[in-house]
Context: one part of a larger RNA
RNA sequence: UUGGGUUUAAAGGGCGCGUAGGCGGGAUGCCAAGUCAGCGGUAAAAGACUGCAGCUAAACUGUAGCACGCCGUUGAAACUGGUAACCUCGAGACGAGUCGAGGAUGGCGGAACAAGUGAAGUAGCGGUGAAAUGCUUAGAUAUCACUUGGAACCCCGAUAGCGAAGGCAGCUGUCCAGACUCGAUCUGACGCUGAUGCGCGAGAGCGUGGGUAGCGAACAGGAUUAGAUACCCUGGUAGUCCACGCCGUAAACGAUGCUCACUGGAUCUUGGCGAUACACUGUCAGGGUUCAAGCGAAAGUAUUAAGUGAGCCACCUGGGGAGUACGUCGGCAACGAUGAAACUC
Numbered sequence: 001u002u003g004g005g006u007u008u009a010a011a012g013g014g015c016g017c018g019u020a021g022g023c024g025g026g027a028u029g030c031c032a033a034g035u036c037a038g039c040g041g042u043a044a045a046a047g048a049c050u051g052c053a054g055c056u057a058a059a060c061u062g063u064a065g066c067a068c069g070c071c072g073u074u075g076a077a078a079c080u081g082g083u084a085a086c087c088u089c090g091a092g093a094c095g096a097g098u099c100g101a102g103g104a105u106g107g108c109g110g111a112a113c114a115a116g117u118g119a120a121g122u123a124g125c126g127g128u129g130a131a132a133u134g135c136u137u138a139g140a141u142a143u144c145a146c147u148u149g150g151a152a153c154c155c156c157g158a159u160a161g162c163g164a165a166g167g168c169a170g171c172u173g174u175c176c177a178g179a180c181u182c183g184a185u186c187u188g189a190c191g192c193u194g195a196u197g198c199g200c201g202a203g204a205g206c207g208u209g210g211g212u213a214g215c216g217a218a219c220a221g222g223a224u225u226a227g228a229u230a231c232c233c234u235g236g237u238a239g240u241c242c243a244c245g246c247c248g249u250a251a252a253c254g255a256u257g258c259u260c261a262c263u264g265g266a267u268c269u270u271g272g273c274g275a276u277a278c279a280c281u282g283u284c285a286g287g288g289u290u291c292a293a294g295c296g297a298a299a300g301u302a303u304u305a306a307g308u309g310a311g312c313c314a315c316c317u318g319g320g321g322a323g324u325a326c327g328u329c330g331g332c333a334a335c336g337a338u339g340a341a342a343c344u345c
Stems, first nucleotide, its partner, number of pairs: 004316003007299002012313001014200004021193003025087002028084004033080002035076008049065006090190001091187003094183006102176007109153001113149007124135002161168002205246006214240002219235004257312006264291010294301002318345003327338004
C1' cells in the first nucleotide's frame, strides 16, 4: 500500500531465445465493440450528500434534488478497436566492402619447467627474519648435450578489441556465428517487451574413463609462539588438464532490466564512409575522460543519464529470527529453487 520506489538506504531476474498477454508507424474508406450525446426503463424505503424549511439552537425531523450502476433505444465518428485496399520513415531481406583474444574442431611452434640418460666436476645444495625438516660421496647443487612429458602461451598488449551474459589471447587450416559501413534494389509494420517455458551459464564440487610437468585444499614433518589445529619452510593426495554426463551458484557488478524518441559543449580512441591538400573538418556505429542544464539526500550522474517522456517485464515495503523451518519441485550427492511463523528489538 501510494499520484511511492529499486547505483550506494529494502529492491533489476546471472544472461539470452521466445509462448500467452500487454503495448504499437503514416494515409483512406467502411463497421460501430470500446467511447460520447439525447430519450425511456430500472436502481424499494430509510441512510449519505446538497438546497430550503420545522421544533428558541443543535441533535432530530420534513421536503426537493443531485449523483452512481445496469438495461433498452436513437444518433455521432475525433480517438481506441475491427475490416478492406494502400504507403515507407520502424523492422527485415539483398548487393558491395570491412572488422574482431566471438564459438567449435584439427595440425604445428618456441621459451620455461620436470624427469631420465650421457659428459665434465667436487662438497655441499636448498630454504629463512634466523633456522630446521628435506636433498647429497650409492656423487647432489651449479654447467653442457640428447630423449620424454604435461600445462601455460613472454614481447606485441592498450585506458584497445569481440561476445547476450558467463567469458575469450602463441601460429595456422576447416566449419559456424555476429557486428558495422555504403548503396537504397526488394518485402511492406512483418515491430517492442515478455509471466510460464526452453537454452546458455566463472570457479568449486560430483559420476565414468584417461592424463598428471608445475602449482596445490586435505594430510605429514620443520619452525614461530604462552599455545599455533595458522601466517613462513620442506614434502604432498584430491583437484587444476582432456572426453562424455551432471551441478546451476558468485561482490554472475556498471551493485544501474530491455526497447524507442528527445536534450549543450570539450577531448582522446576503435571500425567504416566521405573528401583527399600531408591542412582544417564532416558523418555513422562502438569504447573512454571531462564540464554544463537538469536530476540527486549527497557522493555523484550528465547523448553509454541516475535528465525529459512512452511501452513491457522483474523486484521492494523496519532490524533480528532467516534465505532458516515445513511442504513441494529439481539433483547421484553436495546442495539448489520456492519460502513462512512464533518470539524479540
Description
Small-subunit ribosomal RNA, central domain from Butyricimonas hominis, 345 nucleotides, folded computationally. Its mean pLDDT, the model's own confidence on a scale to 100, is 86. The organism belongs to Butyricimonas, within Bacteria.